Model confidence (mean pLDDT): 80 of 100. This is a predicted structure of a 62-nucleotide RNA (Fluoride riboswitch aptamer (crcB RNA motif)) from an Actinomycetes bacterium. It matches the Rfam family "Fluoride riboswitch aptamer (crcB RNA motif)". Rfam links the family to the GO terms response to fluoride and positive regulation of gene expression.
């Protein structure tokens, strides 16, 4: 390196996936955007944070 068996594996962070850090919550809790002058008018972003990936958007180039 590799195969076998046995034990053990929590949730959550405003839409997707994966890693690695952080807070939080201990089972109905953690969590469930923001502004307003309350017309439902406006706003910003797939992150909690970073890095990638998907999907969006926006300028541009061929």
């Nucleotide at each position: 390196a590799c195969u076998g068996u046995c034990c053990u594996c929590g949730g959550c962070g405003a839409u997707g996936g994966a890693g690695c850090u952080c807070g939080c919550c201990c089972c109905c809790g953690a969590c469930c955007g923001c502004c307003g002058a309350c017309a439902c008018g406006g706003c910003u972003g797939a992150u909690a944070g970073c890095u990638c990936c998907u999907g969006u958007c926006g300028a541009g180039g061929u």

It was read from a public genome assembly, where an Rfam model found it.